A computed fold for a 74-nucleotide RNA from Thermoplasmatales archaeon SW_10_69_26, annotated as transfer RNA. It matches the Rfam family "tRNA". The family's RNA type in Rfam is transfer RNA. Rfam describes the family as follows. Transfer RNA (tRNA) molecules are approximately 80 nucleotides in length.
RNA sequence: GGGCCCGUAGUCUAGUUGGUUAUGACACCUCCUUGACAUGGAGGAGGUCACCUGUUCGAAUCAGGUCGGGCCCA
Numbered sequence: 001g002g003g004c005c006c007g008u009a010g011u012c013u014a015g016u017u018g019g020u021u022a023u024g025a026c027a028c029c030u031c032c033u034u035g036a037c038a039u040g041g042a043g044g045a046g047g048u049c050a051c052c053u054g055u056u057c058g059a060a061u062c063a064g065g066u067c068g069g070g071c072c073c074a
Stems, first nucleotide, its partner, number of pairs: 001073007010026003019057001028044005050066005
């Protein structure tokens, strides 16, 4: 330098042939349960879907570019 894959909450992750409010687990906070803790139950907060531009009535999803990571070739 060239090709391919990946980037979603603190961590891991579902969601791809665009469409109602982005899913779940763990962690965190509140309440219930206990004499207290743990377990268990109920609820809550937390996301510029890596970034920019474009296509579209509508983008996590499609196109182009950029950044980062991984693999292969030279």
The prediction has a mean pLDDT of 82. RNAcentral holds the sequence, with entries from ENA. NCBI's taxonomy places the organism under Archaea, Methanobacteriati, Thermoplasmatota, Thermoplasmata, Thermoplasmatales.